[in-house]
RNA sequence: AUGUGCGUCUAGGGUUCCGGCUUGACUCAAGUGUCAGGCGACUGGUCCGAGAGAGGCAGUCCUUACUAACAAGGAUACACGGCGGGAUAAAAGCCCGGGAGA
Numbered sequence: 001a002u003g004u005g006c007g008u009c010u011a012g013g014g015u016u017c018c019g020g021c022u023u024g025a026c027u028c029a030a031g032u033g034u035c036a037g038g039c040g041a042c043u044g045g046u047c048c049g050a051g052a053g054a055g056g057c058a059g060u061c062c063u064u065a066c067u068a069a070c071a072a073g074g075a076u077a078c079a080c081g082g083c084g085g086g087a088u089a090a091a092a093g094c095c096c097g098g099g100a101g102a
Stems, first nucleotide, its partner, number of pairs: 004058003008054002012048002017045002019042001020039007059076006078098001080101001084096003
């Protein structure tokens, strides 16, 4: 700090929707079904999702060559971290934020 951007995915995250479980009423011989609630102390599907996770594409820089364009090779390092606030249905390793601080 000038430490690039955009998809895909993962760790992780919750509960709008689906599914699951469950309560009551009605129905039924029973199973079940309908309606109204509750539960994420439901491993799920959809969903959110990393600066300090993975990988891809692009970008940037350097070298070689070249009038130029194209091309080939290489580099793109390191990164401990609150409290609080914000969005969405909700929460979070999301955003504030490579912030405060160390």

Model confidence (mean pLDDT): 82 of 100. Guanidine-I riboswitch aptamer from a soil metagenome, 102 nucleotides, folded computationally. The sequence is in RNAcentral, with records from MGnify.